[in-house]
About this RNA
RNAcentral holds the sequence, with entries from SILVA. Small-subunit ribosomal RNA from a metagenome, 1482 nucleotides, folded computationally. Its mean pLDDT, the model's own confidence on a scale to 100, is 82. Rfam family: Bacterial small subunit ribosomal RNA. Gene Ontology terms of the family: ribosome and structural constituent of ribosome.
RNA sequence: AGAGUUUGAUCCUGGCUCAGGAUGAACGCUAGCGGCAGGCUUAACACAUGCAAGUCGAGGGGCAGCAUGAACAAUAGCAAUAUUGUUUGAUGGCGACCGGCGCACGGGUGCGUAACACGUAUGCAAUCUACCUUGUACUGGGGCACAACUUCGAGAAAUCGGAGCUAAUUCCCCAUAAUACCGAGAAGUGGCAUCUCUUUUCAGUUAAAGCUCAGGCGGUACAAGAUGAGCAUGCGCCCAAUUAGCUAGUUGGUGAGGUAAUGGCUCACCAAGGCUACGAUUGGUAGGGGGUCUGAGAGGAUGAUCCCCCACACUGGUACUGAGACACGGACCAGACUCCUACGGGAGGCAGCAGUGAGGAAUAUUGCGCAAUGGAGGCAACUCUGACGCAGCCAUGCCGCGUGAAGGAUGAAGGUCCUAUGGAUUGUAAACUUCUUUUGUACGGGAAAAAACUCCUGCUCUUGAGCGGGACUGAUGGUACCGUAAGAAUAAGCACCGGCUAACUCCGUGCCAGCAGCCGCGGUAAUACGGAGGGUGCAAGCGUUAUCCGGAUUUAUUGGGUCUAAAGGGUCCGUAGGCGGAUCGUUAAGUCAGCGGUGAAAGCCCACAGCUCAACUGUGGAAUUGCCGUUGAUACUGGCGAUCUUGAGUGCAAGUGAAGUUGGCGGAAUGUGCGGUGUAGCGGUGAAAUGCUUAGAUAUCGCACAGAACACCUAUUGCGAAGGCAGCUGGCAAAUUUGCAACUGACGCUGAGGGACGAAAGCGUGGGGAUCAAACAGGAUUAGAUACCCUGGUAGUCCACGCCGUAAACGAUGAUCACUAGAUUUUGGCCGCAAGGUCAGAGUCCAAGCGAAAGUGUUUAGUGAUCCACCUGGGGAGUACGACCGCAAGGUUGAAACUCAAAGGAAUUGACGGGGGCCCGCACAAGCGGUGGAGCAUGUGGUUUAAUUCGAUGAUACGCGAGGAACCUUACCUGGGCUUGAAAGUUAGUGACCGAUCCUGAAAGGGAUCUUUCCGCAAGGACACGAAACUAGGUGCUGCAUGGCUGUCGUCAGCUCGUGCCGUGAGGUGUCGGAUUAGGUUCCAUAACGAGCGCAACCCCCAUUUCUAGUUGCCAGCGGGUAAUCCGGGGACUCUAGAGAAACUGCCCGUGUAAGCGGUGAGGAAGGUGGGGACGACGUCAAGUCAUCACGGCCCUUACGUCCAGGGCUACACACGUGCUACAAUGGCGAGUACAACGGGGAGCAAACCUGCGAGGGGGAGCAAAUCCUGAAAACUCGUCUCAGUUCGGAUUGGAGUCUGCAACCCGACUCCAUGAAGCUGGAAUCGCUAGUAAUCGCGCGUCAGCCAUGGCGCGGUGAAUACGUUCCCGGGCCUUGUACACACCGCCCGUCAAGCCAUGGAAGCUGGGGGUACCUAAAGUCGGUCACCGUAAGGAGCUGCCUAAGGUAAAACCAGUGACUGGGGCUAAGUCGACAAGGUA
Repeated sequence: AGAGUUUGAUCCUGGCUCAGGAUGAACGCUAGCGGCAGGCUUAACACAUGCAAGUCGAGGGGCAGCAUGAACAAUAGCAAUAUUGUUUGAUGGCGACCGGCGCACGGGUGCGUAACACGUAUGCAAUCUACCUUGUACUGGGGCACAACUUCGAGAAAUCGGAGCUAAUUCCCCAUAAUACCGAGAAGUGGCAUCUCUUUUCAGUUAAAGCUCAGGCGGUACAAGAUGAGCAUGCGCCCAAUUAGCUAGUUGGUGAGGUAAUGGCUCACCAAGGCUACGAUUGGUAGGGGGUCUGAGAGGAUGAUCCCCCACACUGGUACUGAGACACGGACCAGACUCCUACGGGAGGCAGCAGUGAGGAAUAUUGCGCAAUGGAGGCAACUCUGACGCAGCCAUGCCGCGUGAAGGAUGAAGGUCCUAUGGAUUGUAAACUUCUUUUGUACGGGAAAAAACUCCUGCUCUUGAGCGGGACUGAUGGUACCGUAAGAAUAAGCACCGGCUAACUCCGUGCCAGCAGCCGCGGUAAUACGGAGGGUGCAAGCGUUAUCCGGAUUUAUUGGGUCUAAAGGGUCCGUAGGCGGAUCGUUAAGUCAGCGGUGAAAGCCCACAGCUCAACUGUGGAAUUGCCGUUGAUACUGGCGAUCUUGAGUGCAAGUGAAGUUGGCGGAAUGUGCGGUGUAGCGGUGAAAUGCUUAGAUAUCGCACAGAACACCUAUUGCGAAGGCAGCUGGCAAAUUUGCAACUGACGCUGAGGGACGAAAGCGUGGGGAUCAAACAGGAUUAGAUACCCUGGUAGUCCACGCCGUAAACGAUGAUCACUAGAUUUUGGCCGCAAGGUCAGAGUCCAAGCGAAAGUGUUUAGUGAUCCACCUGGGGAGUACGACCGCAAGGUUGAAACUCAAAGGAAUUGACGGGGGCCCGCACAAGCGGUGGAGCAUGUGGUUUAAUUCGAUGAUACGCGAGGAACCUUACCUGGGCUUGAAAGUUAGUGACCGAUCCUGAAAGGGAUCUUUCCGCAAGGACACGAAACUAGGUGCUGCAUGGCUGUCGUCAGCUCGUGCCGUGAGGUGUCGGAUUAGGUUCCAUAACGAGCGCAACCCCCAUUUCUAGUUGCCAGCGGGUAAUCCGGGGACUCUAGAGAAACUGCCCGUGUAAGCGGUGAGGAAGGUGGGGACGACGUCAAGUCAUCACGGCCCUUACGUCCAGGGCUACACACGUGCUACAAUGGCGAGUACAACGGGGAGCAAACCUGCGAGGGGGAGCAAAUCCUGAAAACUCGUCUCAGUUCGGAUUGGAGUCUGCAACCCGACUCCAUGAAGCUGGAAUCGCUAGUAAUCGCGCGUCAGCCAUGGCGCGGUGAAUACGUUCCCGGGCCUUGUACACACCGCCCGUCAAGCCAUGGAAGCUGGGGGUACCUAAAGUCGGUCACCGUAAGGAGCUGCCUAAGGUAAAACCAGUGACUGGGGCUAAGUCGACAAGGUA
């Protein structure tokens, strides 16, 4: 210090999440030791038991208990004496009692409290203070009681009552008395208004207590100090305005009362004030601070432990005592609860220390000691002290230590992984050797903390104080610590390993189980689940959860924003407030500086020191950024005073405008009415219909009326604060600009609340109503059409008055001021003859700058200043509730629960569009022929079946894989067999194998018999068998794990790269533009210059020709010969097949800058790519194929392998694709006559000849083929048929045959005879083809025994028609545009309806809570009154008045909970309409 997450990618905005630190923590797993700290955050819930405040005999009377003494008696004893009993306060002491001091401290808790409670700084001229210190003075005399005690009584008890006796440092009275108190007066000083202080005079009032060890300790009054407390004030101190008004002792005064003291603190009277937007009042929450955590800081959060203050003590109220309390372990009353009870009454208060129950995720021992520190009492000894000092429990935290160290490679075994005969890793790790001994164990020694008080003693000497020496005292604790001994011995876990984030593999699982902080993993190869191996991090801990700060500049003072991301108020005026021009003077409030006081200690920081270190602790320093006081400074801000003119305004002059308001007037158009002309339609639409019209429409002419709006001018113009404003003209009042510089002299800017204005629609009342037109009606459209379109049509639109108060009220840009380059256009004014200048506006383009970019740019979104408004993720929601406004509609203000990880802005590349432009293609059009109808063939779907094996499925599957299913093929089914296997390899063994015959069987197979090796000298080899082992085998799955191959877009013209340049970036440029091309083909232009893969060319065939060559081909000429190229011969020709030539817009004309294009051009066999083929860029479709083959993974192994027989793949109500043959006369049939090319042939092609009607049979010359074999057909000629289901058509069926083959039943082809079906040109729709093409005709080949071939691949024969053209359909290319799409339009996505879940609003009501008000009643108690009773008195009992806690009643408000029913919202998996493209009605 940042990172992840919105996108295909980018930049930005913006939220969510993570890494850090912390905790009084809890939970999970684990756990060796020590030190220091901490330990009910919840129920201020209830508490059993014990302890936590007593002490003083040096105040007192006393004496119950204990001890001692004395006296007496008894017993024992000779006695001393011992024991026991009784008596005795005589002594030590002391229960209870009177009295004094303490109990108001210490300890606990955080309920209440938003307050002078707390913090800080002041004040008290308005105060008190026991004990302590200092000083001054005093301490005389007398008296009355009440406890204890005795006695009587009541009661279960607690306790109480009567009578009697008594002491004191108890109480009372008298004396004395002041610098005390009070009253009156005089003089002076000071201050802050009342006043204060000093000096002084007089009068009045008020004190005391004794005890003693004789040292001392006390008592009273006053003054001062110290300490503590009280009161007042400035400043600081949480949230809510959906709390805006609150207040009656309220605010002030006078007087009185009360208090230690001021004060409405209380009361009487008088006045009407006081607080509040700088937030009163109300509601909610909360003890405050020092500090603590975090943070760079500013801040934010927090207030455990320790310290200070406050509040409280079961709940509420009250006072008493006292120096101090309205009192935690005191009192009284009321209430709730618990306990005791004899039922009549009583007792109690752990938020002290332990402990118990309960609550809870959760928090300890009913421990030891007063040795130390501190406290109370005491002269002291001492007593008390759950304060405190210690110990116990708990990894709760912080800190420290250890669990060993060195060596040790065969890199052991085992585990795990892999590319697996081997390697890697665990890993110097282990074993093993040597060493050490912290901790632990055993034994031994053993502290400091202790110095005082007190006692003894010495010295000094202010004779009651100081200093010194000695003695006494340890809960912790036989602890810390030290020493000795043995021995690696007693001691490692937890989390994580997809990214963030350090750390990777295997197996299992298969959107299951599960993980997850965010993004997200898991659907058969998961580094993300679970296990394992390995690794990483931390370590006696590690993780998780919760919470806080940080990161988050994500509330922004430091340090943010508001055109489009959330955000400028619709506009102006203006109150408070904030800010404010120039000069001079003054002041010193802000500001700055010095000094002083304070800012407790602890803590933080620094230094040093003490525990072996550290944590911890001690000492010192610094700091404490604050507040107060004081002294200065005076630039700036403020206050005050004075002046100025430039800001602002006024005046005068001249303009400007659809500014406003109120009258008058005008024409065009529309509608209506009346009349004329006129006749059959008009109107309307994409097309129609509704509608109007023969009762005369529409059209047209004239007249009349009505209401509304003002064409042209008109503009990129003008005006206005905005909304908004348009015919002409008058009135009224306003605005603005310019010029002059006469006047005022900062009068200014902004503006929370507030006020005014405020489009359209809407509302109220009254008018008006021509047009248009929600609602509504009808007609269309449509699947529907509550719409879009059409015909009508009411509110409304118009006027007056009054409401409403909102709009994409937009420049999505608040107002004002200053400054920062220009160019150009325009409106108004002024100057200028003009050019032009200048002021105020209105636009465009741009510099700098700004901005995420788009953009903006003197009309700022730039640079600064002032003020206001607003924003803080999306949804829920501008919703609910409340309040205010409104007649209503509704408006303003304006949440939460819940839910998501995004929502969003700008720009980029694509894709898409029922967007645009340009262009191409048998894409359409123009033509020719088909398909779709029939029969048949073939493929597919479906169905059927034991099986009908599998695959291919829009284009891009369907005469496809299959270029040959009767067996085989064959993968399917049924049945019968085999299991190292049907085939191949290796190893050892045997010696045959082969062949023949027989039995069984459907065959495979099984069994039996016969026969029996070869080569080699040998070693050995060949071949075969059976056995074992290692191997096998699988057309089983996954084409979504793959290779290879293929289809398609598409033979479309595209797809990219290097360098440079532009952009924050994705990316762009190049590749765009203008031309051109079949073409990203080429040229020109150009921040691009070049290049690559594609295009083209190079390759093959065909078309022309030359040369070479001449057999098997050819034969013009020559010779011989025939029916016939048959022979000789020839190379001319055809042809064959090698090598060349030829075509390049090269030439000409036109056009164009060029590339190029055009031409009936020339030449040429061929002319602008000559025709055809091969050739398929980057990529797309998870396209197809695991069944051609190969291959990862998974699966089967007496079977999913393999062998055999039979069957099936050939089924058949049906549907589709592709074909064949036809429907006939451009034809059929018969007869005759011509002309090819490509090919094939040895298990082959087969001639002649014979034979059969024929398929064929016989035959076998010739041919491994330019040699032999292999009838071309259509065409042409002649004849016949004459429009019919025919002399068309041939399906189907019967019969008879031929051929192939082991075998034609399922299930072959062909032949002959017979039969003679449908079909008479085919609906919607749809396919092919642009020339040697379509159409038509035959021929050949592959596969193959044969063939279901009408298929496929080739070959030649005959041989057309048409293309105006690019509007439309389909596909494609380029540019551009929009986009909410990016799985990319087969996209995305909204709401309604139905179901489930979740939170929430309303609601007749019901229940509960806190607070307030009124009335009734009223305890205890203070105060007041009274007082016939008690007391000598002081005083008291009693009675009574006011007030009041609690209680009761009543009405209302508020806040919660719940509620039949109901409203919308969110999240889930599937069906209809709308938004995103012109989204098909923007």